About this RNA:
SAM riboswitch aptamer (S box leader), 94 nucleotides, folded computationally. Its Rfam family is "SAM riboswitch aptamer (S box leader)". Rfam describes the family as follows. The SAM riboswitch is found upstream of a number of genes which code for proteins involved in methionine or cysteine biosynthesis in Gram-positive bacteria. The sequence was found by an Rfam model in a public genome assembly. The model forms 90% of the base pairs in the Rfam consensus.
RNA sequence: UCCUUAUCAAGAGUGGCGGAGGGAACGGCCCAAUGAAGCCACGGCAACCUGUAUAAUCAAGGUGCCAAAUCCGGCGGAAACCGACAGAUGAGGA
Numbered sequence: 001u002c003c004u005u006a007u008c009a010a011g012a013g014u015g016g017c018g019g020a021g022g023g024a025a026c027g028g029c030c031c032a033a034u035g036a037a038g039c040c041a042c043g044g045c046a047a048c049c050u051g052u053a054u055a056a057u058c059a060a061g062g063u064g065c066c067a068a069a070u071c072c073g074g075c076g077g078a079a080a081c082c083g084a085c086a087g088a089u090g091a092g093g094a
Stems, first nucleotide, its partner, number of pairs: 001094008013042005021031003026073003043066003047063004051058001070086001075083003
């Protein structure tokens, strides 16, 4: 990088450094000098895997996440809404 598969309307942030961007891309709409990204410390959430255990919970570990529905939209179904595509994360594979 690609393939398969599950999930994606719930949930969870403070401080320090930093100094203008960020929300994947595009179009919107937002967030941001009352401090963006990034890094660090401590904390939290919750799912998958490992594990402990034994039918339901959980100590620990790996990965993930902590503005807004994956922030919304595009393509198909007349609309609400549902689905597809794309994307994210986990697990497995090439």